[in-house]
Molecule: Glycine riboswitch aptamer
Organism: Ornithinimicrobium sediminis
RNA sequence: CGACGCCGUGUGGGAGAGUCCUCCACCCGCCAGGGUCGAGGCGCCGAAGGGGCAAACUCCCCGACAAGCUCUCAGGCGCCAGGACCGCACGGACGAG
Repeated sequence: CGACGCCGUGUGGGAGAGUCCUCCACCCGCCAGGGUCGAGGCGCCGAAGGGGCAAACUCCCCGACAAGCUCUCAGGCGCCAGGACCGCACGGACGAG
């Protein structure tokens, strides 16, 4: 000087599932009704987070760790936001060479 990999920040991409029913408040409206926010009910989704499980390994047993699997606690089901994962840039620690 310093690759791969690791952590963080920024940025770009990023799926799925009802804007169904009821109610409160606010606004518009002569009324009917419409819009926004929140709550409740039922139905649904899985890629924040979280839980669970195999083989390998072991003489055998115990043990054993994981997911884009699975469960839906949480979260989500108009827009916004979030979003596993991927790309790029910058910074940090370590450090093959």